[in-house]
């Protein structure tokens, strides 16, 4: 990489180092020279393997992940309220993407 299955309104940042973009695309919105994103380092969470237990829930010693905004919102399709000649916008639902785990290849 690709496949298959779960999962998201809970949680957790300092310090350094670089120096313009950054939040996956798209559009909206925010983040960011008062220094973002990224990198190291420290320190944290607890999603999944995992540990402990009958569960409920705990734990963090290991593997992964994670630490601004619900996955930052929206995006495709359906149902409702309101309107009303239609849509737009509001609120639900299932879907798509993407991302992380476990697990095959």
């Nucleotide at each position: 990489g690709a496949u298959u299955u779960a999962u998201a309104a809970a949680g957790a940042a300092g310090u350094g180092g670089c120096g313009a973009g950054a939040g996956a695309c798209a559009g909206g919105c925010u983040c960011a020279c008062a220094g973002a994103c990224c990198c190291a380092c420290u320190g944290g969470c607890a999603a999944c393997c995992c540990u402990g237990g009958a569960u409920a829930c705990a734990g963090a010693a290991g593997g992964u992940g994670c630490c601004a905004a619900a996955u930052c919102c929206u995006g495709u399709c359906c149902c409702g309220a309101a309107a009303a000649a239609u849509a737009a916008c509001c609120g639900g639902g299932a879907a798509c993407a993407a991302a992380u785990a476990a697990a095959u290849u």